Small-subunit ribosomal RNA from a metagenome, 1496 nucleotides, folded computationally. Rfam family: Bacterial small subunit ribosomal RNA. Model confidence (mean pLDDT): 84 of 100.
[in-house]
RNA sequence: AGAGUUUGAUCCUGGCUCAGAACGAACGCUGGCGGUGCGUUUUAAGCAUGCAAGUCGAACGAGAUUAUGCCUUCGGGUAUAUGACAGUGGCGGACGGGUGAGUAACACGUAGAUGAUCUACCAUAAAGUUGGGGAUAGCUCAUGGAAACAUGGGGUAAUACCGAAUAAGCUCUUAUUAUUUUGAUGAUAAGAGGAAAGGGGCGUUUGCCUCGCUUUAUGAUGAGUCUGCGGUACAUUAGCUAGUUGGUAGGGUAAAGGCCUACCAAGGCGACGAUGUAUAGCCGGCCUGAGAGGGUGAACGGCCACACUGGGACUGAGACACGGCCCAGACUCCUACGGGAGGCAGCAGCUAAGAAUCUUCCGCAAUGGGCGAAAGCCUGACGGAGCGACACCGCGUGGACGAAGAAGGCCGAGAGGUUGUAAAGUCCUUUUCUAACUGAGGAAUAAGGUAGAUAGGAAAUGAUCUACUGAUGACGUUAAGUUAGGAAUAAGCCCCGGCUAAUUACGUGCCAGCAGCCGCGGUAACACGUAAGGGGCAAGCGUUGUUCGGAUUUAUUGGGCGUAAAGGGUGCGCAGGCGGUUUAACAAGUCUGAUGUGAAAGACCGGAGCUUAACUUCGGAACUGCGUUGGAAACUAUUAGACUAGAGUCAUGGAGGGGUAAGGGGAAUUCCUAGUGUAGGGGUGAAAUCUGUUGAUAUUAGGAAGAACACCGGUGGCGAAGGCGCCUUACUGGACAAUGACUGACGCUGAGGCACGAAAGCAUAGGUAGCGAACAGGAUUAGAUACCCUGGUAGUCUAUGCCGUAAACGAUGUACACUUGGUGUCGGGUCGUAGGACUCGGUGCCGUAGCUAACGCGAUAAGUGUACCGCCUGGGGAGUAUGCUCGCAAGGGUGAAACUCAAAGGAAUUGACGGGGGCCCGCACAAGCGGUGGAGCAUGUGGUUUAAUUCGACGAUACGCGAGAAACCUUACCAGGGUUUGACAUAUACAGGACCGAUUCAGAGAUGGAUUUUCCCUUCGGGGUCUGUUUACAGGUGCUGCAUGGCUGUCGUCAGCUCGUGCCGUGAGGUGUUGGGUUAAGUCCCGCAACGAGCGCAACCCCUAUCGUCUGUUGCCAGCAUUAAGUUGGGGACUCAGGCGAGACUGCCGGUGACAAACCGGAGGAAGGUGGGGACGACGUCAAGUCAUCAUGGCCCUUAUAUCCUGGGCUACACACGUGCUACAAUGGCCGGUACAGAGUGAUGCGAAACUGCGAAGUUAAGCGGACCACAAAAAGCCGGUCUCAGUUCGGAUUGGAGUCUGAAACUCGACUCCAUGAAGGUGGAAUCGCUAGUAAUCGUAUAUCAGAAUGAUACGGUGAAUACGUUCCCGGGCCUUGUACACACCGCCCGUCACACCACCCGAGUUGGGGGUACCCGAAGUCGCUAGUCUAACCUGUAAAGGGGGACGGUGCCUAAGGUAUGCCUGGUAAGGGGGGUGAAGUCGGAACAAGGUA
Repeated sequence: AGAGUUUGAUCCUGGCUCAGAACGAACGCUGGCGGUGCGUUUUAAGCAUGCAAGUCGAACGAGAUUAUGCCUUCGGGUAUAUGACAGUGGCGGACGGGUGAGUAACACGUAGAUGAUCUACCAUAAAGUUGGGGAUAGCUCAUGGAAACAUGGGGUAAUACCGAAUAAGCUCUUAUUAUUUUGAUGAUAAGAGGAAAGGGGCGUUUGCCUCGCUUUAUGAUGAGUCUGCGGUACAUUAGCUAGUUGGUAGGGUAAAGGCCUACCAAGGCGACGAUGUAUAGCCGGCCUGAGAGGGUGAACGGCCACACUGGGACUGAGACACGGCCCAGACUCCUACGGGAGGCAGCAGCUAAGAAUCUUCCGCAAUGGGCGAAAGCCUGACGGAGCGACACCGCGUGGACGAAGAAGGCCGAGAGGUUGUAAAGUCCUUUUCUAACUGAGGAAUAAGGUAGAUAGGAAAUGAUCUACUGAUGACGUUAAGUUAGGAAUAAGCCCCGGCUAAUUACGUGCCAGCAGCCGCGGUAACACGUAAGGGGCAAGCGUUGUUCGGAUUUAUUGGGCGUAAAGGGUGCGCAGGCGGUUUAACAAGUCUGAUGUGAAAGACCGGAGCUUAACUUCGGAACUGCGUUGGAAACUAUUAGACUAGAGUCAUGGAGGGGUAAGGGGAAUUCCUAGUGUAGGGGUGAAAUCUGUUGAUAUUAGGAAGAACACCGGUGGCGAAGGCGCCUUACUGGACAAUGACUGACGCUGAGGCACGAAAGCAUAGGUAGCGAACAGGAUUAGAUACCCUGGUAGUCUAUGCCGUAAACGAUGUACACUUGGUGUCGGGUCGUAGGACUCGGUGCCGUAGCUAACGCGAUAAGUGUACCGCCUGGGGAGUAUGCUCGCAAGGGUGAAACUCAAAGGAAUUGACGGGGGCCCGCACAAGCGGUGGAGCAUGUGGUUUAAUUCGACGAUACGCGAGAAACCUUACCAGGGUUUGACAUAUACAGGACCGAUUCAGAGAUGGAUUUUCCCUUCGGGGUCUGUUUACAGGUGCUGCAUGGCUGUCGUCAGCUCGUGCCGUGAGGUGUUGGGUUAAGUCCCGCAACGAGCGCAACCCCUAUCGUCUGUUGCCAGCAUUAAGUUGGGGACUCAGGCGAGACUGCCGGUGACAAACCGGAGGAAGGUGGGGACGACGUCAAGUCAUCAUGGCCCUUAUAUCCUGGGCUACACACGUGCUACAAUGGCCGGUACAGAGUGAUGCGAAACUGCGAAGUUAAGCGGACCACAAAAAGCCGGUCUCAGUUCGGAUUGGAGUCUGAAACUCGACUCCAUGAAGGUGGAAUCGCUAGUAAUCGUAUAUCAGAAUGAUACGGUGAAUACGUUCCCGGGCCUUGUACACACCGCCCGUCACACCACCCGAGUUGGGGGUACCCGAAGUCGCUAGUCUAACCUGUAAAGGGGGACGGUGCCUAAGGUAUGCCUGGUAAGGGGGGUGAAGUCGGAACAAGGUA
């Protein structure tokens, strides 16, 4: 520091996800040791048991027990010592410990104030401690009660209680006065008030010492109160407030204060967010981060709050009190039913909850606290141990050598590789472990003792200080050390498709499963599971959760808003923010110095101590903050003054559909009236509805009405926007130009607010010609609630009022400033002889720099800056729900969440596509000829059938296709019968000598049995060959053509497909290859940021057309001879055959063209512009076809899915389709005669001739392995005859009979012949196919296959046409361009209803909780006030009785917790039913959007 993920690819926007760090964690697997920390985050839920706050006999009385002495009636008594349990009294239980419920607050943090306060114990200083009194616990005697406890009588003490005396520099009041910040500090004078307690030690003659007590002052410590500033979410919480805000007087408090009361006034808070609701203890810090920030508030430390829930006070220096009290409530427990008791959010521990969090341990040895003079006692604070890998840190599980690279595992075709120096083995070491022994430090000192010193004292006890000595260890079998033993006791977890380090095999087969994101899995899974190997970390490793980071993805640092999300519809303008030049002052902001504070701990830097580290500790710096104070004065603010460049006013001028109102005008339309006139008009793609003989349309004249203003008219004008268009008048707003004068910053922006605001819509009153939602009818259509047509109501128009929204768009907020140019246009000005130049203000286009993701913008910025406002933060849900608000309504404004997806999106690129455009080809259409589709038959396919009808091929590109031959065989299918190393190959071992052949028996045959015949070579070791047996293996037309090779079809013989370098672009990519011509052609030429090249095209190859030449047999025959005959001699001239050559190249001429390429015409030529035909098929497409030609991976079968045999089937047959044949006839059929090919084939063959048969054929047989012989007759044609339009002398199916041939075998199931029979069919609907010349059409011939069996296929020749104006249309294709939401690419994509399932949500009659508010009722405990009913020790009066003062109880009033009633508000749960939304498998209906998406 980045990475993955939207696309075919690219750039951008944008979300999601990952890698890091952290944790009081939990879960899974695993687990050796030690150190240091941490450990109920959940229900402030409930708690059994034990402990957590006592202490003082040197304050007080009493005194059990025990010990000793004495006495004793042996019961005991007494004295001394001890001093328990309790009680009075003092101090402490307000600390320490726990928790975070409440609290949005002066609770906390920070800085201050207290002139508005208190402070026990402690320190310092001063002064004092006199003299009296009356009670009461305990105790004792009774009483009540289950208990808790309570009541009465008697008597007793104090440092308990109460008067009195005395006193100040103390307190209060008054008066005068000084300083000062309010009640502060002083001075003077007068008056009033107000204390105490003793104990111990020494010495005892006064006394001394000490601990206490009282008063005062100061300090320290702690606390109370007040103030500035700071830290939270919601405005879908906008108004809140009656003690409320202030004053006066009083009360109350330690203390200011509406803190409380009475009266008076009507204030106070709030957009700088009051009030309300929700959430939350705050901070030092902790985690993260480069930082700024964000998150957090466990442990440690500071503060606050709370102690079962709520209320209350008492005591006290301090509490409204965790282990105190009273009351109410809930809960639990005891009870004798009358009453009582309790509060773990102290330490352990229990129950429940939960994913989850420990021992009912030891000790006061240390530190600290309470009490005490002290010893000491108490202390779950604390110090320790235990449990838990919960976290951090450290150590170990051994080290060295060791290749036969062992065995085993895994992989591999094998060789071999890998695990791997790893192991074994050898030699070492002992951290750790086990056993034993030794053994620090934490302990300082207290009391006491000894010695010394200081002050005072007559002395002693004493006070203070110093030195020495002087008990005490929970941990603890401590840490550490020594010795012995022996590698001995000690490794797992996760991952291996990319991100992300690390791969192979097997299993599985969209199953099981994985997954953080993208995504894997449908038979070859590097992604699932297992194994092997590898990678990472390591006593841990992974997962889950949470936080920060990455995320500049809330952007202060540090983002944006034309099209990605995002500029308010427009203006005016209050608050707010910002603001021109200059002078002076001030010092609020700002800068700077000093100073106080910013606790400690933590973090950082440098040291130190534990063997190291974690940990602990010392020093430093830091703590970016706040306060006080000194200084500076540039900038900002403020104050005062000045200026004119911003802004504005006046004067002059012209431009304008700017606005409002009134008046006027003509054209057109419709209607009405009248005339002329006659049969249609109108409307459409075509029609119909409609209209017209009651006279339309058309035409002429007149009249009426309403609405809108042609031409001018223009990226021209005006306006803030919406918007504004005939003419005139009136009123009125704004802008502009030029010059002068004036005001003097008056400015810019603008949350709320106010105003304007198209169309549609709403209300009322009018108006209504045309147009025209709804509606009606006619068409179209599968449907057509649409598009088209005929009508037509609201509306459109006017006035008044609402609505307040638009793609209200330049999708671009307003204002100001700055920054190269060119060219139009509108309004004004200056200059100029005209063209024109300059300038101000608008409005357009192009374009520099710059900006931008690109497109583009570019002085009218989307450039560079400033000021202010509005808005955005993934898509969907949704501009929805709900609340509030505006509106008459329609609806508008504001505006979520659950849930769901990993994208949604912008711009540009390449393709593909378009019922987009342009150009151009092709038997593509057109023009023609002949067919198919109808019939019968043949053949293939589908379907059906069947035991089987083997399999494959399925638009074009399957269907007379694989198959160029299914009676058996073929054959793969079916039935039945057999075989199992096999029908076939190789090898091994053993046995044998045959195998083959022949005959015969059984059998359907395979097969089996029998009989017969019977090995070869040899170096004698053996080898070859065959049979049987054995093991490896054979075999498979079994599956997968979507694992493959090869081959093939098709686009398409279409003209295309690419590369190198350069250039352009951020990039995909473009350019080249586009353009102008031309061609059959990316063929060629020209131009050009391209220049070249490759695969294709063409040519090179073959056949054919002409000629030359060579060679002439089996071919040929002109001339010579010869014959029946090129039969023979002969010949090489010709034909022909086979070689080798020539020839054609737009080469020549003319024209056109751009001086090109090329095209047109012509000449010559056998052939002319590729002469005709063939072979040849670019990059690629269709997962096209073929595992059944062959080959082949994987899988499957192995007495069967292999193999042999017999028979059957592939030939079935209501039907449908393809391809053909034959026909329907006279351009013909039949009969007779007669002529002319080419190319082939032939030995298991072709087979002449002859004879027989009507014939198919048969018999016999010549010749020929072929230019020699044979097949072999070519046919149409030509000549002659006949038939005469008829289901025929057409047509030949079908059927009967008789035969021939092939073949073991023609039943299923062959071909052919003869006789007989003589079906359909009279030119074929919609539709559709082929063909552009030796072609179509027509005619026959041959061959492959083959025993036999073509109407098919492949070749061959004979005869031999018609037509092409042309490219509008159909189909296919090429190039350019355009649009795109397509990229599996239009057979694409995609929308909505409906149906089904699931999920979350909204409304909801109701129902049930919680919270807080208001009004009223009731009102515990308690403080305060009042009262004087009962009782009453201290003091006062009094001899006494009694009275007074005071007190207690009682009564009563205010306040008030809980409770109750009523009412409305907020917020949950649940709910019949209703509603839309999301998701889901291949559902239904349509076809809305994307192309002109077929109505943009």